[in-house]
The prediction has a mean pLDDT of 77. A computed fold for a 101-nucleotide RNA from Pectinatus haikarae, annotated as THF (Tetrahydrofolate) riboswitch aptamer. Of the family's consensus pairs, 83% are formed in the model.

RNA sequence: AGCAGAGUAAGUGACUGUGCGUUAAGUGUCGGAUGAACGGGGAGUUGUCAUUCGAACGAAAAGCUUUUAAGCUUGCGGUACAUUCAUUGCAUCCCGCUGCU
Numbered sequence: 001a002g003c004a005g006a007g008u009a010a011g012u013g014a015c016u017g018u019g020c021g022u023u024a025a026g027u028g029u030c031g032g033a034u035g036a037a038c039g040g041g042g043a044g045u046u047g048u049c050a051u052u053c054g055a056a057c058g059a060a061a062a063g064c065u066u067u068u069a070a071g072c073u074u075g076c077g078g079u080a081c082a083u084u085c086a087u088u089g090c091a092u093c094c095c096g097c098u099g100c101u
Base pairs, nucleotide, nucleotide: 001101002100003099004098005097010088011087012086013085014084016082017081018080019079020077021076022075029055030054031053032052033051034050035049036048040095041094042093043092061074062073063072064071065070
């Protein structure tokens, strides 16, 4: 110097558990603001995520008990969190690491 390779955060799916909503919050879509993270080091987006504001849209309930005000059970929700497993995986640039020449 050339060629090849490894590794992260995180995303997604499934199981299980505990919750929330079912008097509609949440999820999803669009726009604004602020912030954060992004292989071992540095930089870092038009990508990602979080918080917040606004807009449009939008739903699955049923049964049981009873002291009639609640409780319980089964469901439902592109529902929240956690464990485990599977899967994808540095936007990109520079350097580094491993192997070969």
The sequence was found by an Rfam model in a public genome assembly.